[in-house]
Molecule: SAM riboswitch aptamer (S box leader)
Organism: Ureibacillus xyleni
RNA sequence: CUCUUAUCAAGAGAAGUCGAGGGACUGGCCCGAUGAAGCUUCAGCAACCAACGUAACGUAAGGUGCUAAAUCCAGCAGGCGUUAUGCCGAAAGAUAAGGA
Numbered sequence: 001c002u003c004u005u006a007u008c009a010a011g012a013g014a015a016g017u018c019g020a021g022g023g024a025c026u027g028g029c030c031c032g033a034u035g036a037a038g039c040u041u042c043a044g045c046a047a048c049c050a051a052c053g054u055a056a057c058g059u060a061a062g063g064u065g066c067u068a069a070a071u072c073c074a075g076c077a078g079g080c081g082u083u084a085u086g087c088c089g090a091a092a093g094a095u096a097a098g099g100a
Stems, first nucleotide, its partner, number of pairs: 002099007013042005021031003025075004043067003048063002051059003071092001076089001078088003
C1' cells in the first nucleotide's frame, strides 16, 4: 500500500509545553487567543485480539484503539415512501483481527 471479515446513535480529559489552526476529502455547519494541531505526563472509556474463569457470559490493562458534536451532517443517475421531513442499503472513511 492492498484484500477479507466485524463494528461505527453508547462511553470516556485534565495538567504542562507550544502558538494557529482543527473536525479524513468536497460542500455545509461547527470548535479554536477563555489557547487549535503536535509533543509530554497522568487519568479515563471500551472489550477487537490475547489472557483468565468449563461456557452463554463475565473480569480488565497484556497488544491495539478511543476520550466536542451520530463516522458532526450531506456526498450515490440506489430502493421504499412522501407535499416535504423520513427509513433502508451502498460508496467513502475510521478501528480491530486475519491474509497477500